[in-house]
Predicted 3D model of a 131-nucleotide RNA (c-di-GMP-I riboswitch aptamer) from a Planctomycetota bacterium. Its Rfam family is "c-di-GMP-I riboswitch aptamer". Gene Ontology term of the family: cyclic-di-GMP binding. The organism belongs to Planctomycetota, within Bacteria. Of the family's consensus pairs, 89% are formed in the model.

């Protein structure tokens, strides 16, 4: 010096999680707290995993939202009806039921942009010095 990593030594760092602040958002800063780390130190302009939001495509669905049917009730106008009703047609409103459907909704893919060193793997540094 290299490798290696000790119930050694002198430290060092902070997971969830609370407050508080930026972000659409993953997430990060700051304080507090530690479940854990022999790089939990850098680097995302080294490379892979996941993540997250815009777009775009197809597919599925119907919680909101549209449209069309179907019944209720209003009264008012019409009529080939007519008896002051009761038929049928138009308007309003309001009901649940039912088809469609989108600038909605769940999830996919794929392109780009972020995010993540405490996923991985590689780069560069570094304290100690048993075995």
């Nucleotide at each position: 010096u290299u490798u290696c990593g000790a119930u050694a030594a002198g430290g060092g760092c902070a997971a969830a999680c609370c407050c508080u602040g930026a972000g659409u958002g993953a997430u990060c800063g700051g304080g507090g707290g530690a479940c854990g780390c022999a790089a939990a130190g850098u680097a995302a302009u080294a490379g892979g995993g996941u993540c997250u939001u815009c777009u775009u495509a197809a597919u599925a669905c119907a919680a909101u939202g549209a449209u069309g049917u179907g019944g209720u009730u209003u009264a008012a106008g019409a009529g080939a009806a007519g008896a002051u009703a009761a038929c049928u047609c138009u308007a309003a409103a309001c009901c649940u039921a039912u088809a469609u459907u989108a600038a909605g909704u769940c999830g996919u893919a794929a392109a780009a942009a972020g995010a993540u060193a405490g996923c991985c793997u590689u780069a560069c540094u570094g304290c100690c010095g048993a075995a």